[in-house]
RNA sequence: UUUCGUUUCGGGGAUGGAGUUCCCCCGCUAAACCGCUCGAAUAGAGCUGAUGACUCCUGCCGCGUU
Numbered sequence: 001u002u003u004c005g006u007u008u009c010g011g012g013g014a015u016g017g018a019g020u021u022c023c024c025c026c027g028c029u030a031a032a033c034c035g036c037u038c039g040a041a042u043a044g045a046g047c048u049g050a051u052g053a054c055u056c057c058u059g060c061c062g063c064g065u066u
Stems, first nucleotide, its partner, number of pairs: 010025004016057006035047004
């Protein structure tokens, strides 16, 4: 470096990816999960955030400089 064989590898936390960490669900009916406010309401109107938390990347928004 190549080939063959065996064994092992969970999911979720309101918009993407990765690392660390926390929490939750996991035999059966599957479960954890699927944002908030007003409103009788599933109608209508309004609001925050790419994180559960921290960091980085990407995307988006605002301001300034070139």